[in-house]
RNA sequence: GCUGGCGUAGCUCAAUCGGCAGAGCAACUGAUUUGUAAUCAGUAGGUUGGGGGUUCAAUUCCCUUCGCCAGCUCCA
Numbered sequence: 001g002c003u004g005g006c007g008u009a010g011c012u013c014a015a016u017c018g019g020c021a022g023a024g025c026a027a028c029u030g031a032u033u034u035g036u037a038a039u040c041a042g043u044a045g046g047u048u049g050g051g052g053g054u055u056c057a058a059u060u061c062c063c064u065u066c067g068c069c070a071g072c073u074c075c076a
Stems, first nucleotide, its partner, number of pairs: 001072007010025004019056001027043005049065005
């Protein structure tokens, strides 16, 4: 340099054919307990990497760009 994959909550990951963005863990609150852990109930947490485009509507399609990973290739 070329090709491909990935980027979504603090972490690990879903999201069907474009049609209300979710789960587990973690955090917080409460219940339970002498207390802690565990358990149970609940709450909060999102610029879907950035920008642009198409569309009534975009995590999803297109362009561009950044980062990570893998493969391939070239040069001094």
Predicted 3D model of a 76-nucleotide RNA (transfer RNA) from a Candidatus Krumholzibacteriia bacterium. Its mean pLDDT, the model's own confidence on a scale to 100, is 80. Its Rfam family is "tRNA". Rfam links the family to the GO term triplet codon-amino acid adaptor activity. Rfam classes the family as a transfer RNA. Rfam's curators write: Transfer RNA (tRNA) molecules are approximately 80 nucleotides in length. The sequence was found in a public genome assembly.